Annotation
The RNA shown here (SAM riboswitch aptamer (S box leader)) has 142 nucleotides. The coordinates come from a structure-prediction model, not an experiment, and the mean pLDDT is 76. Of the family's consensus pairs, 97% are formed in the model. It matches the Rfam family "SAM riboswitch aptamer (S box leader)". From the family's description: The SAM riboswitch is found upstream of a number of genes which code for proteins involved in methionine or cysteine biosynthesis in Gram-positive bacteria.
């Protein structure tokens, strides 16, 4: 960093310090002098890597650790990917109010007007779904 990929309804709080604010902006709707956010400590969680173990799928190329045979170079094994589970915190990160607190943008869908049950038109105040869009986090990238 206007970059790529996943994932986002699940899990986890105590103390000291500070003192007016916070929840990323808007709109809500919470949290906060009963002291919120922050910072620091000491607990803790288990979401991705990465570790163990099942199993599955590939096993043509191509990478990677190990092993043999060698002057070049070859050649064997495991591994790489996916799903289920697990350890704990002496791997790397994260995180520890509320669903990412909800919403706006687009479809539906279920309501409501219309003479209006079905078909059709409109709608957009509530309610339900699915996408999106930002955002946070991780595994890479540059």
């Nucleotide at each position: 960093c206007g970059c790529u990929c996943a994932u986002c309804g699940a899990g986890a709080g105590g103390g000291a310090c500070u003192g007016a604010g916070g929840g990323a902006a808007c709109g809500g709707c919470c949290c906060g002098a009963c002291g919120a956010c922050g910072u620091c400590c000491c607990g803790g969680c288990a979401a991705c890597c990465g570790c163990c173990g099942c199993g599955a799928a590939c096993c043509a190329c191509c990478c990677g650790a190990c092993c043999c045979c060698g002057c070049a170079g070859g050649g064997g094994c495991c591994g790489g990917u996916c799903g289920c589970g697990g350890a704990a915190g002496u791997g790397g990160u994260g995180c520890c109010a509320a669903g990412u607190c909800c919403g706006g943008c687009c479809c539906g869908g279920a309501c409501g007007c219309g003479a209006g049950a079905c078909a059709c038109g409109c709608g957009g105040a509530c309610c339900c779904g699915g996408g999106g869009a930002a955002g946070a986090u991780g595994a890479g990238g540059a």